RNA sequence: CUGGCGCGACGGAUAGCUGCUUGGGGUUACCCAAGAGGAAAGUCCGAGCUGCAAUGAGGCAGGGUUCCACCUAACCGGUGGCCGGCGAAGCCCGAAAGGGAUAAGCCGAGGGAAAGUGCAACAGAGAGGAGACCGCCGAUGGCCUUCGGGCACAGGCAAGGGUGAAAGGGUGGGGUAAGAGCCCACCGCCUCCCUGGCAACAGGGAGGGCAGUGUAAACCCAACCCGCAGCAAGCUGGACCAGGUUGAAGCCUCAUAGUUGGAGUCCAGCGCUUGAGCCCUAUGGUGACAUAGGUGCCUAGAUAAAUAGCUAUCCCCGACAGAACUCGGCUUACAGUCGCGCCACUCCC
RNA sequence: GUGGGUGUAGCUCAGAUGGUUAGAGCACCAGAUUGUGGCUCUGGGGGUCGCCGGUUCGAGUCCGGUCAUCCACC
Numbered sequence: 001c002u003g004g005c006g007c008g009a010c011g012g013a014u015a016g017c018u019g020c021u022u023g024g025g026g027u028u029a030c031c032c033a034a035g036a037g038g039a040a041a042g043u044c045c046g047a048g049c050u051g052c053a054a055u056g057a058g059g060c061a062g063g064g065u066u067c068c069a070c071c072u073a074a075c076c077g078g079u080g081g082c083c084g085g086c087g088a089a090g091c092c093c094g095a096a097a098g099g100g101a102u103a104a105g106c107c108g109a110g111g112g113a114a115a116g117u118g119c120a121a122c123a124g125a126g127a128g129g130a131g132a133c134c135g136c137c138g139a140u141g142g143c144c145u146u147c148g149g150g151c152a153c154a155g156g157c158a159a160g161g162g163u164g165a166a167a168g169g170g171u172g173g174g175g176u177a178a179g180a181g182c183c184c185a186c187c188g189c190c191u192c193c194c195u196g197g198c199a200a201c202a203g204g205g206a207g208g209g210c211a212g213u214g215u216a217a218a219c220c221c222a223a224c225c226c227g228c229a230g231c232a233a234g235c236u237g238g239a240c241c242a243g244g245u246u247g248a249a250g251c252c253u254c255a256u257a258g259u260u261g262g263a264g265u266c267c268a269g270c271g272c273u274u275g276a277g278c279c280c281u282a283u284g285g286u287g288a289c290a291u292a293g294g295u296g297c298c299u300a301g302a303u304a305a306a307u308a309g310c311u312a313u314c315c316c317c318g319a320c321a322g323a324a325c326u327c328g329g330c331u332u333a334c335a336g337u338c339g340c341g342c343c344a345c346u347c348c349c
Numbered sequence: 350g351u352g353g354g355u356g357u358a359g360c361u362c363a364g365a366u367g368g369u370u371a372g373a374g375c376a377c378c379a380g381a382u383u384g385u386g387g388c389u390c391u392g393g394g395g396g397u398c399g400c401c402g403g404u405u406c407g408a409g410u411c412c413g414g415u416c417a418u419c420c421a422c423c
Stems, first nucleotide, its partner, number of pairs: 002344009012314007020035006037320001041331002044329005049230004054256001056254005062226005067081005082110001083108004091100003111221002116219002118215003133161002135157003140154002142151003169187006188210001189208008234270007277297002279294006315318001350422007359375004368406001377393005399415005
């Protein structure tokens, strides 16, 4: 330089005027400060918090997760590894077409099919320890014979064809009447052992002719985890009150404790925002992350619901999109701009 | 805001445990019948199963994502 990838940040800017929400100050004129996002979204996971009359223990039902190790408060999250697949103008093979192995990187709901059950439509002879439709043979036995052989009768065969998504190891050789792990070599598979690794797993050796098809995003089995509901949860105070009269843990059992404590409607207050927070530095770790230090930084809290409107200037004329208890993740949407890193190849030093 | 349901023909709905070419009623079209129309009879057309992926030999059905729509609530 060319090509291929992976991350991160920003998300119109400035000024003026008029408004809105919250907090603070006021001499009740007004003044000051702050005021949407990376996803505020989907509500797909996990927690805090609250209630289920106290919520302890065990079980049933139901649900979830799933290679291994670690991180995290926790997780259907993250990091690193293992295995499988994909992956280039470069590499290898090739005359070419094309094929193959890989780099950075990307993807994987990636436990068990040797506990059991179900299903495998159509086609096909046969769909699970099967099967002679076409076919091959007919050595042996049988029949005929002109003694050369013939018939394809008994029967043998899973090589070849054909059907299918899938036909019960693959390639090559030997062998045979024809064939076949029937025998042998290599590859694959299974069992056992050794070595390395925390482990998933990898490498090696010995033995076994091969059994055990696929499907668990079908039931199921194994291991581990989970009470149920949700801020319209719920708590407090006041007022009203014709009728209605207790209270949704999914269920059960045990244990102790407790029991007249109301329900409903409306209003007000609380829950309500500073927190498993962000940044920088140092140390440890491959990393997610952890620990320590810092005169570092922040900052909507409404309840019919504020975060806006107008003007001017500039540019590339501005995407997806609007908080409603709060955090940690995931997923989905997104005009454009900027920055960083990795791999391969070429050239130069 | 929170929780839950449903998307199949123009409309209303079926579709058991995944299987060959997805059905029914009304509507639509053509023909018959009638003087004409309706009713009736016969025949026919019409479907990306909301959309995008995945699992499987095979998906309307199973799984994930997404969109639309409906319902409930101190």
Molecule: RNase P RNA; transfer RNA
Organism: Nitratiruptor sp.